[in-house]
Context: one part of a larger RNA
C1' cells in the first nucleotide's frame, strides 16, 4: 500500500455531493398520513414478538399459563434504511457492444395529410416483389406524446390545394419575305422567271410562372412613441406611426432572467443552492403544444430522522503485496 474486521467521545464538523461505509432486513401480530385517476399511496411511517422445558385446551397445526439458560433465541448465511418538498418525463420498455441509461428514443392517445385498388408508397434497367392474399374501423407520410382543463390572433412571405379569363412561354405547325445559283434581257453597270439550295417574319402552340382564391395540429410570425386621475405613484383612458396580425388563456428570475447572490417570506447561528410569492418575461406561451397531475424512475435538486472511521484524528488486528535479512 491492497483487501477485510474492530474502535473511546462526538456524529456529516468530511466532501462538489453522505461518495463509500454503517443502519434497516426473512417471518408473525399490530398500526398506517397527505394526496388520489378510488386501483393506489402501503412493506407508508411507527410499535411489539420469537429459544428450551412442563401443564392445560385442541384430532392437529397451534394457543394460553408457569418455569429454565445464555452476552446474544429470525442465536450462522442470505435478507428493504426511512421521511418531506420540487424539476423533468405519464407509465412497463429502448439506447451510444468498449467513457453518456438520461430530461434522449419508443409508447398508448390526439391531429393533419395521401391513397378507391393493377391503391398510394417502397424496390428494380426490366419482368416482378413488398404493401396484402389487406380494401378507408385499411395502408403510407408528418407532427404530438397517458389523463384533466384547454389549444387564441395572422394566409402579407414560403409551401400545398383549387381555378382558369388575361399576360408570358418550348418543341411543332406556318410560311410573308430575304440570300445563293441560273435560263433570259441589256453595250455595260445591272436586273432576274421557274427550279434547286440556305435562311426565316406574322400567326396557331400545353403545363409551368405571373395572376385569383383557400389553407397555420403546413414552414412560420404574433409592434413602437407620447400624454392623462384633486398628495405622490401608477394609468382603466386618449393621441399618433407602422403591420399580414401585433402574444389571448395559462405560466413566469423558470432545464428559459443578462443585469442577478433581483426584492420579500420560509428553512439555517450563518443559505450564490432550495421552497413559496412578486412581475421589471435581456430573450415563456399554447400539438417545434400551454398549464396541472395520482402512480412510476439505478433520473436531477434541496431539507430532515436514523446511522455510522466520511471527518475531528487517528489507533489496533488479520491476510496478502512490497522492503530487509536468511
Nucleotide at each position: 500500500c491492497a483487501c477485510a474486521g474492530c474502535u473511546a467521545a462526538g456524529g456529516a464538523a468530511c466532501u462538489c455531493g453522505g461518495c463509500a461505509a454503517a443502519u434497516u432486513a426473512a417471518c408473525c401480530c399490530u398500526g398506517u398520513a397527505a394526496c388520489u385517476u378510488c386501483g393506489g399511496g402501503a412493506g407508508a411511517a411507527g410499535g411489539g414478538g420469537a429459544g428450551c422445558c412442563u401443564a392445560c385446551a385442541g384430532c392437529a397445526a397451534u394457543g394460553u399459563a408457569g418455569g429454565c439458560c445464555g452476552c446474544a433465541g429470525a442465536g450462522a448465511a442470505a435478507u428493504g434504511g426511512c421521511c418531506c418538498a420540487g424539476g423533468c418525463g405519464a407509465c412497463u420498455g429502448u439506447u451510444u457492444a468498449a467513457c453518456a441509461a438520461a430530461a434522449a428514443c419508443a409508447c398508448a392517445u390526439g391531429g393533419c395529410u395521401u391513397u378507391g385498388c393493377g391503391a398510394a408508397g417502397u424496390u428494380u434497367a426490366a419482368u416482378g416483389a413488398c404493401g396484402a392474399c389487406g380494401u378507408a374501423u385499411a395502408a403510407g407520410g408528418c407532427c404530438u406524446g397517458a389523463c384533466a382543463c384547454c389549444u387564441g390572433c395572422c394566409c402579407g412571405g414560403u409551401g400545398c390545394u383549387g381555378g382558369a379569363a388575361g399576360g408570358u412561354u418550348a418543341a411543332g405547325a406556318g410560311g410573308g419575305g430575304a440570300u445563293g445559283u441560273c435560263a433570259u434581257c441589256g453595250c455595260a453597270a445591272g436586273a432576274g422567271a421557274a427550279g434547286c439550295a440556305u435562311u426565316g417574319a406574322a400567326u396557331c402552340g400545353a403545363a409551368g410562372c405571373c395572376c385569383c382564391a383557400g389553407u397555420a395540429a403546413a414552414c412560420g410570425g404574433c409592434g413602437g412613441c407620447c400624454g392623462u386621475a384633486a398628495c405622490u405613484a401608477u394609468a382603466a383612458c386618449g393621441g399618433u406611426c407602422c403591420u399580414a396580425a401585433g402574444g389571448u388563456a395559462g405560466c413566469g428570475a423558470a432545464a428559459u432572467u443578462c443585469c442577478u447572490u433581483g426584492u420579500c417570506g420560509g428553512g439555517u447561528a450563518a443559505g450564490u443552492u432550495c421552497c413559496g410569492a412578486c412581475c421589471u418575461g435581456c430573450a415563456c406561451g399554447a400539438a417545434u403544444g400551454g398549464u396541472g397531475u395520482a402512480a412510476c424512475g439505478a433520473u436531477c435538486u434541496g431539507g430532515g430522522c436514523a446511522c455510522u472511521g466520511u471527518c475531528u484524528c487517528a489507533g489496533c488486528u488479520g491476510u496478502g503485496a512490497g522492503c530487509u535479512c536468511g

Record summary: Large-subunit ribosomal RNA, domain IV from Emticicia aquatilis, 326 nucleotides, folded computationally. The organism belongs to Emticicia, within Bacteria. The coordinates come from a structure-prediction model, not an experiment, and the mean pLDDT is 88. It matches the Rfam family "Bacterial large subunit ribosomal RNA". For this family Rfam cites "Crystal structure of the ribosome at 5.5 A resolution" (Yusupov et al., Science, 2001). Gene Ontology terms of the family: ribosome and structural constituent of ribosome.